[in-house]
Molecule: transfer RNA
Organism: Candidatus Moraniibacteriota bacterium
RNA sequence: GCGGGAUUAGUUUAAUGGUAGAACAGCGGCCUCCAAAUCCGCUGGCGGGAGUUCGAUUCUCUCAUCCCGUG
Numbered sequence: 001g002c003g004g005g006a007u008u009a010g011u012u013u014a015a016u017g018g019u020a021g022a023a024c025a026g027c028g029g030c031c032u033c034c035a036a037a038u039c040c041g042c043u044g045g046c047g048g049g050a051g052u053u054c055g056a057u058u059c060u061c062u063c064a065u066c067c068c069g070u071g
Stems, first nucleotide, its partner, number of pairs: 001070007010024004018054001026042004047063005
């Protein structure tokens, strides 16, 4: 340089055009003499930019970071 893959919550990850879900973590509550565990509830997210579309996490282009292959 060329080709391919990945990027969603603090972390690990679902969702292949129509309101972004879950687990763990965090916070509050229940329980307890106190704490842990359990149980209940809450907070929090689509890497940046542009395009297509009535509508984009999803399709296209571009940039960034990381990984793999190849010269």